[in-house]
Molecule: SAM/SAH riboswitch aptamer
Organism: Actibacterium mucosum
RNA sequence: CACCUGCCCCAACGGCUUCCUGACGGGGUGGGAAAAAUCUAUCGGAGCA
Numbered sequence: 001c002a003c004c005u006g007c008c009c010c011a012a013c014g015g016c017u018u019c020c021u022g023a024c025g026g027g028g029u030g031g032g033a034a035a036a037a038u039c040u041a042u043c044g045g046a047g048c049a
Stems, first nucleotide, its partner, number of pairs: 003032008013022001015048003019045002
């Protein structure tokens, strides 16, 4: 450094947005483990057109 995980932040993504939801990707801060294993977020809501 790679791995698992809690919380927070930025944030690709719409015909449009001082709102909501989700989060491609990235960062911050804690805990764990030393080896294993699989594998599914949306592509919308509200409003205008």